[in-house]
RNA sequence: UUUGAAAAAGGCAAACUUUCCGAAAGGUGAGGGCGCAAAGCCAUGGGUCUAAAACAUUUGUCAUGACUGCCAGGUUGCCAAAA
Numbered sequence: 001u002u003u004g005a006a007a008a009a010g011g012c013a014a015a016c017u018u019u020c021c022g023a024a025a026g027g028u029g030a031g032g033g034c035g036c037a038a039a040g041c042c043a044u045g046g047g048u049c050u051a052a053a054a055c056a057u058u059u060g061u062c063a064u065g066a067c068u069g070c071c072a073g074g075u076u077g078c079c080a081a082a083a
Stems, first nucleotide, its partner, number of pairs: 001082004011036002016031003020027002034069001040075003044072003047067003054061002
């Protein structure tokens, strides 16, 4: 520098159950383990979800609310292999 086939120190943790917070989406802690080589970090672009308030008027519009384990982008880094 490139790569993540195999292996591996260490790490993360989907669904589901549960505590608390929240209007909701969703989040925190515990259990759990589908998976992950950035499933570390950043809502920057796209995308997705929600709709309390507002507008509207019975059901819509809308992010100022969320999601990085949807895709890009930025940034930092472990192990191993090859050169």
Molecule: c-di-GMP-I-GGC riboswitch aptamer
Organism: Firmicutes bacterium UBA1874